The RNA shown here (c-di-GMP-I-GGC riboswitch aptamer) has 88 nucleotides and comes from Paenibacillus cremeus.
Its mean pLDDT, the model's own confidence on a scale to 100, is 87.
């Protein structure tokens, strides 16, 4: 140390279900455990999901399409801190 054990301590928690916030995506929070060595943090870059709200097409409705914004750190990568501890 750029690595990661059928090791030891301690860790976080997927779907689901219940409440809350939200216009949604989705977020807390309890319960739960699919999994994680960063499944601590951070939306820089990429990527994906949302679209009250605004804009375009449409005579109009219905629809559709674009987007300001929000989201996901449990999609990647970059950034940071960081528990332990064989064998290489």
């Nucleotide at each position: 140390u750029a690595c990661g054990a059928u090791a030891a301590a301690g860790g976080c928690a997927u779907a689901c279900u219940u409440u809350u916030c939200g216009a949604a995506a989705g977020a807390g929070a309890a319960g739960g455990a699919c999994g994680c060595a960063a499944a601590g943090c951070u939306a820089c870059a990429g990527a994906c999901c949302u679209a009250c709200g605004g804009g375009c097409c449409g005579c109009a409705g219905a629809g559709g399409c674009c987007u300001a914004a929000g989201g996901u750190g449990g999609c990647u990568g970059g950034g940071u801190u960081g528990c332990c501890g064989a064998a290489g």